[in-house]
Context: one part of a larger RNA
Molecule: small-subunit ribosomal RNA, central domain
Organism: uncultured bacterium
RNA sequence: UUGGGCGUAAAGGGCAUGUAGGCGGUUUUGAAGGCUUGAUGUGAAAUCCCACAGCUUAACUGUGGAACUGCAUUGAGAACUACAAGACUAGAGUUACUGAAGGGAAACUAGAAUUCCAAGUGUAGGGGUGAAAUCUGUAGAUAUUUGGAAGAAUACCAAUGGCGAAGGCAAGUUUCUGGCAGAUAACUGACGCUGAAGCUCGAAGGUGCGGGUAUCAAACAGGAUUAGAUACCCUGGUAGUCCGCACAGUAAACGAUGGAUACUCGCUGUCGGCGAUAUACAGUCGGUAGCCAAGCGAAAGCAUUAAGUAUCCCACCUGGGGAGUACGCCGGCAACGGUGAAACUC
Numbered sequence: 001u002u003g004g005g006c007g008u009a010a011a012g013g014g015c016a017u018g019u020a021g022g023c024g025g026u027u028u029u030g031a032a033g034g035c036u037u038g039a040u041g042u043g044a045a046a047u048c049c050c051a052c053a054g055c056u057u058a059a060c061u062g063u064g065g066a067a068c069u070g071c072a073u074u075g076a077g078a079a080c081u082a083c084a085a086g087a088c089u090a091g092a093g094u095u096a097c098u099g100a101a102g103g104g105a106a107a108c109u110a111g112a113a114u115u116c117c118a119a120g121u122g123u124a125g126g127g128g129u130g131a132a133a134u135c136u137g138u139a140g141a142u143a144u145u146u147g148g149a150a151g152a153a154u155a156c157c158a159a160u161g162g163c164g165a166a167g168g169c170a171a172g173u174u175u176c177u178g179g180c181a182g183a184u185a186a187c188u189g190a191c192g193c194u195g196a197a198g199c200u201c202g203a204a205g206g207u208g209c210g211g212g213u214a215u216c217a218a219a220c221a222g223g224a225u226u227a228g229a230u231a232c233c234c235u236g237g238u239a240g241u242c243c244g245c246a247c248a249g250u251a252a253a254c255g256a257u258g259g260a261u262a263c264u265c266g267c268u269g270u271c272g273g274c275g276a277u278a279u280a281c282a283g284u285c286g287g288u289a290g291c292c293a294a295g296c297g298a299a300a301g302c303a304u305u306a307a308g309u310a311u312c313c314c315a316c317c318u319g320g321g322g323a324g325u326a327c328g329c330c331g332g333c334a335a336c337g338g339u340g341a342a343a344c345u346c
Stems, first nucleotide, its partner, number of pairs: 004317002008299001012314001014201001017198001021194003025088006033081002035077008049065006091191001092188005097182003103177007110154001114150008125136002162169002206247006216240001220236004258313006266291009295302002319346003328339004
């Protein structure tokens, strides 16, 4: 390579957007590139294959045939595919109407709690643990009351619930803004799907500069524990945690399950629409869960939100270790990230 795979055995890119490319709805006509079917020329000989013949046989050799599946020229066909012109509305989209939501950004506001400050009351402890001690307190703590300051996070509602492409998103109000769902009309008329490169976003931690610093807390210090204890426990505590701008670009970035489309028994919840007089509720569309049939699966399990049946496109895998290492290159302020071997060994 052929082939086989990718939830858990090796393997789905963290997510999106989108270039090239690949693939692509119904129908008419044309032309004939691919395609189908003829003709002609050529496709050297030898070799290979078949038949026969010559050396006693065979190898070997000779004669004839077939073949050389190709190419060129020329004729015909028009189903499929590509192309050209035209038409359509079931895919896709636009407008109008209605609706739900922790989707995003900014500003402002609120009440609990925490710590600190000031003052009052009050007196000997408080704190902490398995038990203690470090620590704190007669210079008046802890407790309690009043007032004030600061920063961070938003109890209950809260859910198998909602929204978002993913990361993720939760006090309230306002402004700006993105997406989604539904019913009914009208319109555009295949405008679609996927997507190597490229570009955007991307938790926590980290980095640079400038702010902020209540809590918590790597590092660090002390107290314990212990044979030791560079830990687990305790008392403290700096980066950080928060904000702005810029970088970084990784996670068990998980549903360990790429995206799109179509098809394939049912039952039960729940969220948002629509619908008929209507909160009950049959139906229907779109999400989100639980159980099961066929089928699939090594099994456990999956099962209309597929891991079923199919088609299209992309990413990736090929024994374990060495190793996500070395070297080179690219990116980065750095930390490090991306790409990514081999020797050797089992």